[in-house]
């Protein structure tokens, strides 16, 4: 130097929760906050969640080889990138 790896120091991220504010929601942004995190940075590729919308059903919290330039990377796997330096 690089893989792996996760001890110490510095620093970083922010679950629930509280306020504003965007959204039909799921959920998002910002500001607080702590459970917690070595990828808890970034990518919806794959599974499975979740939300509207369509349809089937008498209905329903059922149901679907059905939509969506919906949601979620802090659910599992997969890419990519990255700080530190003991064993």
């Nucleotide at each position: 130097u690089g893989a792996a790896c996760g001890a110490a120091g510095a620093g970083g991220c922010a679950c629930a929760c509280c306020u504003g504010c965007c959204g039909c929601g799921a959920g998002g942004c910002a500001g607080g906050g702590c459970c917690g995190c070595a990828a808890a940075g970034c990518c919806a590729c794959g599974g499975a969640u979740c939300u509207c919308c369509c349809g089937g059903a008498a209905a329903a919290u059922c149901c679907g080889a059905g939509g969506a330039c919906g949601a979620a990377a802090g659910c599992c796997g997969g890419g990519c990138u990255a700080c530190c330096g003991a064993a």

A computed fold for an 87-nucleotide RNA from a Pseudomonadota bacterium, annotated as c-di-GMP-I riboswitch aptamer. The coordinates come from a structure-prediction model, not an experiment, and the mean pLDDT is 83. It was read from a public genome assembly, where an Rfam model found it.